This is a predicted structure of a 72-nucleotide RNA (transfer RNA) from Vicugna pacos. The sequence is in RNAcentral, with records from Rfam. Its Rfam family is "tRNA". Its family is annotated with triplet codon-amino acid adaptor activity in the Gene Ontology.

RNA sequence: GAGGGUAUAGCUUAGUGGUGGAGUGCAUGCUUAACAUGCAUGAGGUUCUGGGUUCAAUCCCUAGUACCGUCA
Numbered sequence: 001g002a003g004g005g006u007a008u009a010g011c012u013u014a015g016u017g018g019u020g021g022a023g024u025g026c027a028u029g030c031u032u033a034a035c036a037u038g039c040a041u042g043a044g045g046u047u048c049u050g051g052g053u054u055c056a057a058u059c060c061c062u063a064g065u066a067c068c069g070u071c072a
Stems, first nucleotide, its partner, number of pairs: 001071002004068004010024004018055001026042005048064005
């Protein structure tokens, strides 16, 4: 320099147009003499940013930013 991929909860990640789930972590309760384990409940998301398409966008298009391979 050319071309490609990824960005979603604290972390790891699912979700191919109709207001987002899981595991783990965190908080609370039960259990215990006390922990751990287990069980139940809860909190935690402007879905990287701007713009566009659409009645409606995490999802489609586009520009940017960050990161990761490939080629030279």